[in-house]
Context: one part of a larger RNA
RNA sequence: UGACGGGGGCCCGCACAAGCGGUGGAGCAUGUGGUUUAAUUCGAUGCAACGCGAAGAACCUUACCUACCCUUGACAUCAUCAGAACUUGUUAGAGAUAACUCGGUGCCUUCGGGAACUGAAUGACAGGUGCUGCAUGGCUGUCGUCAGCUCGUGUCGUGAGAUGUUGGGUUAAGUCCCGCAACGAGCGCAACCCUUAUCCUUAGUUGCCAGCACGUAAUGGUGGGAACUCUAAGGAGACUGCCGGUGAUAAACCGGAGGAAGGUGGGGAUGACGUCAAGUCAUCAUGGCCCUUAUGGGUAGGGCUACACACGUGCUACAAUGGCCAGUACAGAGGGCAGCAAACUCGUGAGAGUAAGCAAAUCCCAGAAAGCUGGUCGUAGUCCGGAUUGGAGUCUGCAACUCGACUCCAUGAAGUUGGAAUCGCUAGUAAUCGCGAAUCAGAAUGUCGCGGUGAAUACGUUCCCGGGCCUUGUACA
Numbered sequence: 001u002g003a004c005g006g007g008g009g010c011c012c013g014c015a016c017a018a019g020c021g022g023u024g025g026a027g028c029a030u031g032u033g034g035u036u037u038a039a040u041u042c043g044a045u046g047c048a049a050c051g052c053g054a055a056g057a058a059c060c061u062u063a064c065c066u067a068c069c070c071u072u073g074a075c076a077u078c079a080u081c082a083g084a085a086c087u088u089g090u091u092a093g094a095g096a097u098a099a100c101u102c103g104g105u106g107c108c109u110u111c112g113g114g115a116a117c118u119g120a121a122u123g124a125c126a127g128g129u130g131c132u133g134c135a136u137g138g139c140u141g142u143c144g145u146c147a148g149c150u151c152g153u154g155u156c157g158u159g160a161g162a163u164g165u166u167g168g169g170u171u172a173a174g175u176c177c178c179g180c181a182a183c184g185a186g187c188g189c190a191a192c193c194c195u196u197a198u199c200c201u202u203a204g205u206u207g208c209c210a211g212c213a214c215g216u217a218a219u220g221g222u223g224g225g226a227a228c229u230c231u232a233a234g235g236a237g238a239c240u241g242c243c244g245g246u247g248a249u250a251a252a253c254c255g256g257a258g259g260a261a262g263g264u265g266g267g268g269a270u271g272a273c274g275u276c277a278a279g280u281c282a283u284c285a286u287g288g289c290c291c292u293u294a295u296g297g298g299u300a301g302g303g304c305u306a307c308a309c310a311c312g313u314g315c316u317a318c319a320a321u322g323g324c325c326a327g328u329a330c331a332g333a334g335g336g337c338a339g340c341a342a343a344c345u346c347g348u349g350a351g352a353g354u355a356a357g358c359a360a361a362u363c364c365c366a367g368a369a370a371g372c373u374g375g376u377c378g379u380a381g382u383c384c385g386g387a388u389u390g391g392a393g394u395c396u397g398c399a400a401c402u403c404g405a406c407u408c409c410a411u412g413a414a415g416u417u418g419g420a421a422u423c424g425c426u427a428g429u430a431a432u433c434g435c436g437a438a439u440c441a442g443a444a445u446g447u448c449g450c451g452g453u454g455a456a457u458a459c460g461u462u463c464c465c466g467g468g469c470c471u472u473g474u475a476c477a
Base pairs, nucleotide, nucleotide: 001477002476003474004473005472007471008470009469010468011467012466013465015461016460019425020424021423022422023421026316027315028314029313030312031311032310033309034307035306042053043052064302065301066300067299068298069297070296073125077124078123079122080120081119082118083117086103089100090099091098092097107114108113127291128290130289131288132287136285137284138280139279140278141276143274148187149186150185151184152183153182154163155162156161167178168177169176193268194267195266196265198236199235200234201233202232203231204230208225209224212223213222214221239262242256243255244254245253246252318418322377323376324375325374326373327372328371334365335364336363339358340357344353345352346351384415389410390409391408392407393406394405395404431453432452433451434450435449436448437447
């Protein structure tokens, strides 16, 4: 100087408390451990691994296993030779591939050859998701959006170092004020950026429809309008600016006015010096080491989907604030041409047939659901719950056996609110309800977004956890 303390003081955070809803019990989904296996590819492992890399394993992916094949190689550059490239068919084979075979002789040319491309042989070389993240770059997690981390000069100290950065107040903040052997400065904080909440101006189609007409069974459908909504560009607006009080006459705090919004308005992006030899050599790059007829490359099939078990994360429930039936209302944000697909017809349905419109404020996906109205069920393993299994189908795709999703009929398991323990959340939040997108041929209960309905509680900081500042002890560095 740090680190640590079941030392002290001050302070903060869904840290506790106060509340609401869960997990832990059940079934299933998914990841992991373990076990099994020819293989169950690899990585991630307290918080900060475990719906994680993977925004999507039937083949492919794929790195694993088995079998069959190749050896200048699937890919790159160069050297030599030959042939245009390319292409039809047959046979063998699981295929890769092998053998034979039909067609084709192009382009430029200084007629030497050249440009693509293909084949053969050889050599330089290729190739490696092989090892080392404890050799590395880059990227990322974490403490933590915590308020800290430092420097120059000066001063003090023999020195390590100190001072500044401590103190009195204050703040979300090393934020600001005052004081002070310090005076200044940098990286952080804040602001600048995006979005949302209000208003104005401009613009008015594909969006809008108040007033005026026309028209319809109905609809901005039509003429028209530019008010309103909205769209999207520019501006205004919030600054403790104003008033009162407290305070040291400061910074600031408390209350009020006005205001759409008030003291950082809400949300996002933004992550200082560093810590964990944290994670990643399998995104990529890269040193070293290793393989080179194989640890490289190709193909087929299998595996990553196994299953006495254990754990994590979720979904669905156990019901009446509910289930079922009928009627009826209101979103936002997205996506669409190898695409989204209306209407119509067929089918109980998943879907099929046919086909208008739309490269989309125009058309389509697209019925929002919870809600509201009426009916039924009456506390029951039930008209709750839907696992499992049998049968019949649909769709995607060369192909659904291993191993897809969905539909219909039948079946109708566990489960009656969950031990110890443990998680999230402070407001348009929790809870609850549906909708969309990426990936994607197909395949979400995951992920990322979107809106609808919409709470309860916070006395307080003694305690648990994490953190900041000052101080004290130390046999620790």
Small-subunit ribosomal RNA, 3' major domain from a metagenome, 477 nucleotides, folded computationally.
RNAcentral holds the full RNA, with entries from SILVA.
It matches the Rfam family "Bacterial small subunit ribosomal RNA".
Its mean pLDDT, the model's own confidence on a scale to 100, is 84.